Source information:
A computed fold for a 100-nucleotide RNA from a Rhodospirillaceae bacterium, annotated as TPP riboswitch aptamer (THI element). The coordinates come from a structure-prediction model, not an experiment, and the mean pLDDT is 75.
RNA sequence: CCGCCAAGGCUGGGGUGUCCCGCACUGUCGCGGGACUGAGAUCAUACCCACCGAACCUGAUCUGGUUGAUACCAGCGAAGGGAGCCUCCAAUGCGCGUAU
Numbered sequence: 001c002c003g004c005c006a007a008g009g010c011u012g013g014g015g016u017g018u019c020c021c022g023c024a025c026u027g028u029c030g031c032g033g034g035a036c037u038g039a040g041a042u043c044a045u046a047c048c049c050a051c052c053g054a055a056c057c058u059g060a061u062c063u064g065g066u067u068g069a070u071a072c073c074a075g076c077g078a079a080g081g082g083a084g085c086c087u088c089c090a091a092u093g094c095g096c097g098u099a100u
Base pairs, nucleotide, nucleotide: 007087008086009085010084011050012049013048014047016044017036018035019034020033021032022031023030056081057080058079062075063074064073065072
């Protein structure tokens, strides 16, 4: 000096299920509480992920197993998609001062 990883910054991409009880409803729907697995179970503005891409979606009302039930576990998956740049004692942000 250069590159990579980690890291930082900004920007962006995601998911939010299963069951039990109560109230209301009585066709549907809604609200509240709880249990299960998880990083996260619909607003947490938190969690996860951003090409080294299983975060997440399609396949899928899938297949096998398990469970009170469920993507709960495994397969599917060397399948197909899927959101990025900068910097790296710098960028960005904050405070103070100076100049215009």